[in-house]
The RNA shown here (SAM riboswitch aptamer (S box leader)) has 110 nucleotides and comes from Cytophaga hutchinsonii ATCC 33406.
RNA sequence: GAUUUAUAAAGAAGAGGGGAGAGAACGGGCUCUUUGAACCUCUAGCAACCUCCGGGAGCAAAUCCAGAAAGGUGCUAAUUCCUGACCUGAAUAAACAGGGCAUAUAAAUU
Numbered sequence: 001g002a003u004u005u006a007u008a009a010a011g012a013a014g015a016g017g018g019g020a021g022a023g024a025a026c027g028g029g030c031u032c033u034u035u036g037a038a039c040c041u042c043u044a045g046c047a048a049c050c051u052c053c054g055g056g057a058g059c060a061a062a063u064c065c066a067g068a069a070a071g072g073u074g075c076u077a078a079u080u081c082c083u084g085a086c087c088u089g090a091a092u093a094a095a096c097a098g099g100g101c102a103u104a105u106a107a108a109u110u
Stems, first nucleotide, its partner, number of pairs: 001110008013043005021032003026084004044076003049072002051068002054065003080102001086099004
């Protein structure tokens, strides 16, 4: 990098360095930012995917419920910040809702 599965309206920030951008990419919005952006380091925290523990189910496994936070990741402005060409609700347009696509993260496989 690719594939599969799951999740994405909740939650959690300070310090030091840095010095102008940032919010994935492109377009359109909107927002954050010299009262200091990205990024790096340290510390703290959130969550509970892997992990650990107990129980149910079952031949076993899948799977379900409850708990822990030592270890492996991840995350700590705004719904994944909002939005898009496509599909559905639904007969047309707009608006709305849902899906899909895309993206992010985890786990497994390659």

RNAcentral holds the sequence, with entries from Rfam and Ribocentre. The source organism's lineage runs through Bacteria, Bacteroidota, Cytophagia, Cytophaga and Cytophaga hutchinsonii. The coordinates come from a structure-prediction model, not an experiment, and the mean pLDDT is 82.